[in-house]
The RNA shown here (Group I catalytic intron) has 192 nucleotides and comes from a Schleiferiaceae bacterium.
Of the family's consensus pairs, 83% are formed in the model.
The source organism's lineage runs through Bacteria, Pseudomonadati, Bacteroidota, Flavobacteriales and Schleiferiaceae.
It matches the Rfam family "Group I catalytic intron". Rfam describes the family as follows. Group I catalytic introns are large self-splicing ribozymes. They catalyse their own excision from mRNA, tRNA and rRNA precursors in a wide range of organisms. The core secondary structure consists of 9 paired regions (P1-P9).
């Protein structure tokens, strides 16, 4: 310089913009921890620039329980009801790696439970190992210097199914009709 892709994630109402809820990072403050880098928690406002690479694991996926906003409904206003992003708990169970053990087995982390009911495959933004970038230096070894060994910190969140293949009647095109329950929203028959 050219080409391709992206503009934090997710849900809501008919799309974009704008906006609302939930979560994430960054910027600010306070408290606590630390020698420091930095970490944890809380509060409010603003904002979305940045947030690395390689190898490896694919099992459990069960039985129960609790919470949840915006929005829709209801009401004079509430209560209430609904949808649902999503936050968790108990028992059981689990691949690779780690710890204990001669072994059998046990343990910690993490996961499962937690999809649109659900089945399956892959493998990452998940688990494990190694490496890289950036930052710090109390102790140990060098030493002029965190310059090096070493040690520590950091490198966001999304998997309440991510990428895919499937998934019941009629009709059909992304919507509607029918039956039952309901004041309604809506739910069920039937995940669409």
């Nucleotide at each position: 310089c050219g080409c391709c892709g992206g503009a934090c994630u997710u849900a809501g109402a008919u799309u974009a913009a704008a906006u609302u809820g939930a979560g994430u990072g960054c910027a600010u403050a306070a408290a606590g921890g630390g020698a420091a880098a930095c970490c944890u928690u809380u509060a409010a406002u603003g904002u979305a620039g940045a947030a690395c690479c390689u190898c490896u694991c694919a099992a459990a996926u069960u039985c129960g329980g609790g919470g949840a906003a915006a929005c829709c409904u209801a009401u004079a206003a509430a209560a209430u009801g609904g949808c649902a992003a999503u936050c968790c708990c108990g028992a059981g169970c689990g691949a690779a790696g780690c710890c204990c053990g001669a072994a059998a087995g046990g343990g910690a982390a993490c996961g499962u439970g937690u999809a649109g009911a659900g089945a399956c495959u892959u493998a990452a933004c998940g688990g494990g190992a190694g490496g890289g970038g950036c930052c710090c230096u109390a102790a140990c070894g060098u030493a002029a210097a965190g310059a090096c060994g070493a040690g520590g910190g950091u490198u966001a969140a999304g998997a309440g199914a991510a990428a895919g293949u499937c998934c019941a009647g009629a009709c059909c095109a992304c919507a509607a009709a029918c039956a039952u329950c309901u004041u309604a929203a809506g739910a069920u028959g039937g995940c669409a």